[in-house]
Molecule: small-subunit ribosomal RNA
Organism: uncultured bacterium
RNA sequence: AGAGUUUGAUCCUGGCUCAGAACGAACGCUGGCGGCGCGUUUUAAACAUGCAAGUCGAACGGCAAGGGGCACUUGUGCCCCCUAGAGUGGCGAACGGGUGAGUAACACGUAGAUAAUCUACCCUACAGUUUGGGAUAGUCCAUGGAAACAUGGGGUAAUACCGGAUGUGACUGGUUUUUCAUAAAAGAAGCCAAGGAAAGGCGCUAAGGCGCCGCUGUGGGAUGAGUCUGCGCUCCAUUAGCUAGUUGGUGGGGUAAUGGCCUACCAAGGCUGCGAUGGAUAGCCGGCCUGAGAGGGUGAUCGGCCACAUUGGGACUGAGACACGGCCCAGACUCCUACGGGAGGCAGCAGUUAAGAAUCUUCCGCAAUGGACGCAAGUCUGACGGAGCGACGCCGCGUGAACGAUGAAGGCCGUGAGGUUGUAAAGUUCUUUUCUGGGGGAGGAAUAAUGAUGGCAGGGAAUGGUCAUCAGAUGACGUUAACCCAGGAAUAAGCCCCGGCUAACUACAUGCCAGCAGCCGCGGUAACACGUAGGGGGCGAGCGUUGUCCGGAAUUACUGGGUGUAAAGGGUGCGUAGGCGGGAUGGCAAGUCAGGUGUGAAAACGAUCGGCUCAACCGGUCGCGUGCACUUGAAACUGCGAUUCUUGAGUGGUGGAGAGGUAAGCGGAAUUCCUAGUGUAGCGGUGAAAUGCGUAGAUAUUAGGAGGAACACCAGUGGCGAAGGCGGCUUACUGGACACUAACUGACGCUGAGGCACGAAAGCAUGGGGAGCAAACGGGAUUAGAUACCCCGGUAGUCCUAGCCGUAAACUCUGAGCGCUUGUUCGAGGGGAGUUUUUUCUUUCUCGAGCGUAGCGAAAGUUUUAAGCGCUCCGCCUGGGGAGUAUGGUCGCAAGGCUGAAACUCAAAGGAAUUGACGGGGGCUCACACAAGCGGUGGAGGAUGUGGCUUAAUUCGAGGCUACGCGAAGAACCUUAUCCUAGGCUUGACAUGCAUGGAUACCCUCCCUGAAAGGGGAGUAAGUUACUAGCAAUAGUGAAACUUGCACAGGUGCUGCAUGGCUGUCGUCAGCUCGUGUCGUGAGACGUCGGGUUAAGUCCCUUAACGAGCGAAACCCCUAUCGUUAGUUGCCAUCAUUUAGUUGGGCACUUUAGCGAGACUGCCUAAGUUAAUGCGGAGGAAGGCGGGGACGACGUCAAGUCCUCAUGGCCCUUAUGCCUAGGGCUGCACACGUCCUACAAUGGAUUCCACAAAGGGAAGCGACACUGUGAAGUCGAGCAAAUCCCCAAAAAGGAUCCUCAGUUCGGAUUGUGGUCUGCAACUCGACUACAUGAAGCCGGAAUCGCUAGUAAUCGCGGGUCGGCAUACCGCGGUGAAUGUGUUCCUGAGCCUUGUACACACCGCCCGUCAAG
Repeated sequence: AGAGUUUGAUCCUGGCUCAGAACGAACGCUGGCGGCGCGUUUUAAACAUGCAAGUCGAACGGCAAGGGGCACUUGUGCCCCCUAGAGUGGCGAACGGGUGAGUAACACGUAGAUAAUCUACCCUACAGUUUGGGAUAGUCCAUGGAAACAUGGGGUAAUACCGGAUGUGACUGGUUUUUCAUAAAAGAAGCCAAGGAAAGGCGCUAAGGCGCCGCUGUGGGAUGAGUCUGCGCUCCAUUAGCUAGUUGGUGGGGUAAUGGCCUACCAAGGCUGCGAUGGAUAGCCGGCCUGAGAGGGUGAUCGGCCACAUUGGGACUGAGACACGGCCCAGACUCCUACGGGAGGCAGCAGUUAAGAAUCUUCCGCAAUGGACGCAAGUCUGACGGAGCGACGCCGCGUGAACGAUGAAGGCCGUGAGGUUGUAAAGUUCUUUUCUGGGGGAGGAAUAAUGAUGGCAGGGAAUGGUCAUCAGAUGACGUUAACCCAGGAAUAAGCCCCGGCUAACUACAUGCCAGCAGCCGCGGUAACACGUAGGGGGCGAGCGUUGUCCGGAAUUACUGGGUGUAAAGGGUGCGUAGGCGGGAUGGCAAGUCAGGUGUGAAAACGAUCGGCUCAACCGGUCGCGUGCACUUGAAACUGCGAUUCUUGAGUGGUGGAGAGGUAAGCGGAAUUCCUAGUGUAGCGGUGAAAUGCGUAGAUAUUAGGAGGAACACCAGUGGCGAAGGCGGCUUACUGGACACUAACUGACGCUGAGGCACGAAAGCAUGGGGAGCAAACGGGAUUAGAUACCCCGGUAGUCCUAGCCGUAAACUCUGAGCGCUUGUUCGAGGGGAGUUUUUUCUUUCUCGAGCGUAGCGAAAGUUUUAAGCGCUCCGCCUGGGGAGUAUGGUCGCAAGGCUGAAACUCAAAGGAAUUGACGGGGGCUCACACAAGCGGUGGAGGAUGUGGCUUAAUUCGAGGCUACGCGAAGAACCUUAUCCUAGGCUUGACAUGCAUGGAUACCCUCCCUGAAAGGGGAGUAAGUUACUAGCAAUAGUGAAACUUGCACAGGUGCUGCAUGGCUGUCGUCAGCUCGUGUCGUGAGACGUCGGGUUAAGUCCCUUAACGAGCGAAACCCCUAUCGUUAGUUGCCAUCAUUUAGUUGGGCACUUUAGCGAGACUGCCUAAGUUAAUGCGGAGGAAGGCGGGGACGACGUCAAGUCCUCAUGGCCCUUAUGCCUAGGGCUGCACACGUCCUACAAUGGAUUCCACAAAGGGAAGCGACACUGUGAAGUCGAGCAAAUCCCCAAAAAGGAUCCUCAGUUCGGAUUGUGGUCUGCAACUCGACUACAUGAAGCCGGAAUCGCUAGUAAUCGCGGGUCGGCAUACCGCGGUGAAUGUGUUCCUGAGCCUUGUACACACCGCCCGUCAAG
């Protein structure tokens, strides 16, 4: 110090969330020790039990029990001593301790006042302490009562009570003088009058007295308290008025004391927008937490003050209380009771119950500190000192240290190399804080009583007083702290997190399930986000979670924000309070500034020093305490008061402009209506119509009249007005602004909470008026509907009048005023200059507009009319929704207006701009896109594919265009796929390695079983090989093959949404980008836009762009022309020859296949910008890309394919692998796609007769010949092919028949007989002959292809292939029609525009209903 989150991306606004610190905390998991702190925040709820305030016999009478003595009646009486308990009396009990209910207040804080007061005990000074008296408790007797207790009678004491005496002085009254000060009463001194005191006890004694403790009066002090005042002190205005003892006065009363504190009378005041009154909440402060600070929050522990003591009220006693452990009364509650009556108050310490997330022991001691009483010893003290419980907090310590690599084992991961856990462990050496056991052992203790010594004051002595020194009992904690010894690594680690924010990553499991989550968000089969494990990160006796507060948040902005479009300028003016305010000169000193004084308690905090081993903790010193008060000064600024000035403001004079306002009057055009005339069938209205009007005479037209409303042209980003608003003309009254002048006033000003006034339209209301228009309403259309848009009508209303309402996108979405800050252009009204006038010019003023510099701004924009730079004042804003709603108040006749929330809910809502996409937006352009044509599909039969259905199975994939004669260039078995049924095999049909055996195998020949595969068995025999050693025999090692076993093979099993590769599509559309530069805060833009042009981002020109790349084009192939080279297998003009280019010959032509040429807008006219280019022409085989092909940019569709292949992950492993037989993929109520053949005469049949190209051929093509009606068969020449074969081209052409019909059309279907391929044509092949002869007579809505050698039509070939072609891929033959356009449909490109879309219009999104 910031970060995450709105978007495809960007900038901004803005909220939400996080990281920090803290806590009297609680909860979860875990837990070794010590020190110091803290511990009912909730129910001011109720409380069992014990304790928390007594003490004094040196104030008093008296005394049970006990001890002693005497007397005797032997259990009684008397006396003495000693006292418990009770009583009278004194002091205390008003402190200490608890709690925070009440209280918004002089309660508290701070600074003052008391000349308006009191103060027991204490200190000090002075004076005194005299003389009498009568009671009473205790007690005794009697009585009542359950008890608590009460009543009557008798007797008694005092430091209890009362009278008298004295009393300087105090107090009260009167009077005189004086001092200082004051507004005044007061103070001091003198005189007079009245009036009021006391108590004794103890000690010593030489008995005279003395001392001590008390008592009384008075003055002073100290301490404590009362009262008053200035200032400060929460929220609500949806609380705006409150007040009769109320405010003041006089007399009286009351109090310690002022005072309406109380009372009588008199007056009518007092408080309040600077917030009274009312309501809500709350003890206040020092401080504590947080923060850079300013602030914000808080008021536990400790300290100061206040208030309270079961609830409410009251007084008594007393120095002090209206009294926590006192009294009285009333209420609630609890307890006792003999039912008549009584008792009680834990917010004291412990403890209990309840409540709650939650908060402790019914402990020890008065040893210390402090308090009450006492002469004292001492007694009392739940104050206090300690201990106990609780990780509740802070602080400290420990759970070991050093060495230790084979980097052990195990775990996890893995690309199988290894990595990691990890020096971690083990192991070796060492230490002992802590722990366990034992041992001795500080300090907290000072002194009191008392004794001793010495001094001091006084005294005749004694007891005494006081000071110092010495001696002097006493420890709850406590088995104290600290220390020493022994033992042994021994007793001691967890929690949270690991997607980003935020430090830390992998595997498995799960599969939108289970779950996580502070925000964004994870999870739907490869989850770094869930769960577990390994690893890692953080903190550590704790760690997380929850809650709360501050921070971050400049997100309430004083420091330190905004308000045109993000939330936010009041609709406008006038003006009150308030705030702010021009120049000059004296003065004052309130603000301001400076110095000094007092205070700002202690603790806390900061600095520093010190004490506990350190720290926490504790102590000393200093600082701080930003404040308040008093006082001394300064006089610039503000203020106050005085004098003055003219520039702000205003007045006067002179002028012109204007839809400024109000009232009255007048005018013409138009609409409508009425009357009359002319006139006849329509008019009107619309996209098209209809309703409507019209033969009862409309519309049209002419004339006259009536009435109401509005004022064409002028008219203008022209004028006026504060805004709303204002438009014919004239008159009257009237407001404001402006220019010129410079006579007058002399700061008279600006803003403006409340308030008052004005305020479009609609609406309300009174009475009028009503032509046109026109909500509502009626009708006609439109439509799925049409409560709308369109049409025909039409009432309120619109107009006037005297009122109400008070709102608008009342907008410049921009409050008012003043000053300052570059320019330019235009308009309106004045002034000035010049000119004879019009015109013109201008450093001039005011008003209205446009463009733009700097600046500002998130940007777009704004820019002297600021949204710039400054000052003053007012209004308003603080995330979206809920909601301008509810409620309260107020205004209104009503409608409604003004004021104006919360619960709940979301993580956004929003502004500006960017790139795309989209639009039944615009512009330009293209394409068989449409149009113009030709031929089809959709209807029929068949073929084929798909869906569906069926089935044991009908294997799988492909699904709009871009699936459906697609994968499949060819399913009878095979193919083929665990698709089905059945039978088998298990290292396997196939690969590699290791081990084993050793020639067992393999090969070959057989047998049994079986559908086959497979299983079982028999036989034969040498047909193997390399190297080493060795003469050889032979031995060893190995290769190929096999048996067995182990690793593994295998999978057309899943995931095309994990992938590579390949492919489709947009689309052969003209686009897609980059470098540098420039512009922009940025996303991005420019370049690539614009003007032309092109098939083209093709080219040219312009230009903050200049270049470049991928595409387009070109390069490549085929084809069209020519040349050249070559001339066999091709060709044949010339010469021979033949049935035949057959042969000789030739290479001219054709042709073949190599190399070249040719076409480039090159040439010409005019056009165009002198360009690019286009039109026309010439030449040319070909002309403007000549025709065709291959070639497919960045990307889109999570497009298709895991079943071509490759491949991650998952799955199967005597099976999801492999082999085999048979079946299925061919199944058929149906639907769709693509084709074939047709429906016929442009035809069919028969016959005759021509003309191709391109291909293929050896397990092949197969001639000729013969046989068969035919498919075909037999034979087998030739040919690895410009040679031989397939090979016949067909349509066309000639001739004949058919003559419009379900036919001599059409050929489906079926029957029979055959041919061929193949191991095998039943399911399930093709062909053939004969017979059979179905539907179909040109096809609804709709829809497809094609622009020239194209469509259409005709045949031929090839691949696949044993066989099977209407499919596919090619080839040639014949060979059209139409268009030269771009309105529309579809698709596409560029520019532009709008957007709330970005999964991008198949988007987004609103309302209703239904279900949950």